Notes: This is a predicted structure of a 477-nucleotide part of an RNA (small-subunit ribosomal RNA, 3' major domain) from an uncultured bacterium. Its Rfam family is "Bacterial small subunit ribosomal RNA". The full RNA is in RNAcentral, with records from Greengenes.
Context: one part of a larger RNA
RNA sequence: UGACGGGGGCCCGCACAAGCAGUGGAGUAUGUGGUUUAAUUCGACGCAACGCGAAGAACCUUACCAGGGCUUGACAUCCGACUAACGAAGCAGAGAUGCAUUAGGUGCCCUUCGGGGAAAGUCGAGACAGGUGGUGCAUGGUUGUCGUCAGCUCGUGUCGUGAGAUGUUGGGUUAAGUCCCGCAACGAGCGCAACCCUUACUGUUAGUUGCUACAUUCAGUUGAGCACUCUAACGGGACUGCCGUUGACAAAACGGAGGAAGGUGGGGACGACGUCAAAUCAUCAUGCCCUUUAUGUCCUGGGCUACACACGUACUACAAUGGCGUUUAACAGAGGGAAGCAAUACCGCGAGGUGGAGCAAAUCCCUAAAAGGCGUCUCAGUUCAGAUUGCAGGCUGCAACUCGCCUGCAUGAAGGCGGAAUUGCUAGUAAUCGCGGAUCAGCAUGCCGCGGUGAAUACAAUGCCGGGCCUUGCACA
Numbered sequence: 001u002g003a004c005g006g007g008g009g010c011c012c013g014c015a016c017a018a019g020c021a022g023u024g025g026a027g028u029a030u031g032u033g034g035u036u037u038a039a040u041u042c043g044a045c046g047c048a049a050c051g052c053g054a055a056g057a058a059c060c061u062u063a064c065c066a067g068g069g070c071u072u073g074a075c076a077u078c079c080g081a082c083u084a085a086c087g088a089a090g091c092a093g094a095g096a097u098g099c100a101u102u103a104g105g106u107g108c109c110c111u112u113c114g115g116g117g118a119a120a121g122u123c124g125a126g127a128c129a130g131g132u133g134g135u136g137c138a139u140g141g142u143u144g145u146c147g148u149c150a151g152c153u154c155g156u157g158u159c160g161u162g163a164g165a166u167g168u169u170g171g172g173u174u175a176a177g178u179c180c181c182g183c184a185a186c187g188a189g190c191g192c193a194a195c196c197c198u199u200a201c202u203g204u205u206a207g208u209u210g211c212u213a214c215a216u217u218c219a220g221u222u223g224a225g226c227a228c229u230c231u232a233a234c235g236g237g238a239c240u241g242c243c244g245u246u247g248a249c250a251a252a253a254c255g256g257a258g259g260a261a262g263g264u265g266g267g268g269a270c271g272a273c274g275u276c277a278a279a280u281c282a283u284c285a286u287g288c289c290c291u292u293u294a295u296g297u298c299c300u301g302g303g304c305u306a307c308a309c310a311c312g313u314a315c316u317a318c319a320a321u322g323g324c325g326u327u328u329a330a331c332a333g334a335g336g337g338a339a340g341c342a343a344u345a346c347c348g349c350g351a352g353g354u355g356g357a358g359c360a361a362a363u364c365c366c367u368a369a370a371a372g373g374c375g376u377c378u379c380a381g382u383u384c385a386g387a388u389u390g391c392a393g394g395c396u397g398c399a400a401c402u403c404g405c406c407u408g409c410a411u412g413a414a415g416g417c418g419g420a421a422u423u424g425c426u427a428g429u430a431a432u433c434g435c436g437g438a439u440c441a442g443c444a445u446g447c448c449g450c451g452g453u454g455a456a457u458a459c460a461a462u463g464c465c466g467g468g469c470c471u472u473g474c475a476c477a
Base pairs, nucleotide, nucleotide: 001477002476004473005472007471008470009469010468011467012466013465019425020424021423022422023421026316027315028314029313030312031311032310033309034307035306042053043052064302065301066300067299068298069297070296073128077127078126079124080123081122082121083120086104090099091098092097108117109116110115130291131290133289134288135287139285140284141280142279143278144276146274151190152189153188154187155186156185157166158165159164170181171180172179196268197267198266199265201236202235203234204233205232206231207230210226211225212224214223215222239262242256243255244254245253246252318418322377323376324375325374326373327372335366336365337364340359341358345354346353347352384415389410390409391408392407393406394405395404431453432452433451434450435449436448437447
C1' cells in the first nucleotide's frame, strides 16, 4: 500500500420488511446428472452450467456407432499425357458405386489449316490436401461476471531516507469522484451526466394506398376536400427556468404555480482501471503436438429421442372471480408475405380439401383478437382436470417403424392449492388475456416482440445478502 475481520462509523440496492403471484407436492414438456448402450457425439458446472451453444436431431444436419467403399483423395495450387465440355434410358447393388462406355454431342480465341491456347474433364507421379483430433493453463478475437457499482489513474508541485502519501481526505449535497465550500496542492484523462433511438404534448410542411366536417352509396363506394385522425421529415418544449421556506450569502432540499410532461419525465442502446490462469481451439483465426490406405473422405442403417432414479426451468390443472353452451356481438398493437400470403364460393363433424379473386402490399392476404354479455351446472374426483390408451382420418416430406404435427369418436390417470426451504415484482409494474415473428418442407408449453384488462404494499429499521466511502486491528501478500 492492499486484502481480510463472527472490528467501528456513514450510505445504497425488491437486500430485508409490507404486499401480490409463484416454485418446492401432481401430470406433461424440456435441459442436466446418473445409469444403460455398438453409439447414446461434443462443450457449458455456485451466484455468472442445467427451455444454455441448438433461431427448431425422421434422412440431411451429425461431429457418435455398425457395416459397405475410396486413398493426391469430398475441397485448393503446381507438372505430364489424353479428351471439347456435357451426357439419357438400361443392368447389379442397401446405397456409395460399378458395368455398359455405347446412343447422342463437337462449342470459344488464334491459325501458316499441320496445329496451338483458354476453360473443363479423365488418368499418372509427387509436393501436398484434409482433421468438429489434443492443448482456452501457449494465443488473437468474442463473451459472461462483479456492475450502469462510482469508481480508476496521470502530469507538475509539496511531504517522506524509502515503500509511498497528498490531490481523491474533511463539512454539506447528489442517482453519481454530481456539485458547492474548505484545504499543499494546482490541473488533466478514462468513467458519471449529456450528445443517439423510442415514447408522452405541440407547430410547420406534405395528402396516397390513409382520413371524412359536405353530397352520394349496400359499402370511404364515388365526387369533393386535407379541417380532423393518421402517416413522416424538420422544428418547439423542461432549464430547479419562476415564487416561497430551509440552508453557510453556496451547492442543494422541501412546498407551490404554470404546464401534455417537474426535478435524470418513462424505456432502450451505451459497461472505466481491473477481477475470476472465468467461458469458447466445436463460429472464426492461430503457435505447438498428434494423425496421413486414416483421427481424412463417401454411403446405407442406427444413435443423439434409451430409463430404476435425482435436480433445474416451464406449461396445464386441482375449479363457481369457474366449466360448458350461445351471442358468430364489440374494441388492439406490432409484424410477415412471391419456390410466398391467399379472399369470396363449394365439399368435409373436423384437421383439411377443391379452386383461385387480389397482393412485391398504409391498397390484397395472414386476420378470427382473447379475456366480455346471456343461459345452464350447484360443490361432487363432478358438466373440474386432462395424462394414458384404442380405432378411424388429415398434412408435410423420397421416406413419419425406431422418431413429426394435427383432427374426430371412445377411454378418463394423478391431482382437493402443496413439508423444510425458496423465486420474481415498486406502476401501466405484478398478475391475467390473446396476437405476431425468427428458425422452418413439417414440427414451439422454448425464445424474441406486441398490445388488451389491470392491482396490493413500502409502517419502520440496518438484524440477513451484496456493494461503496472513511477509520481501526492484523499472525496474510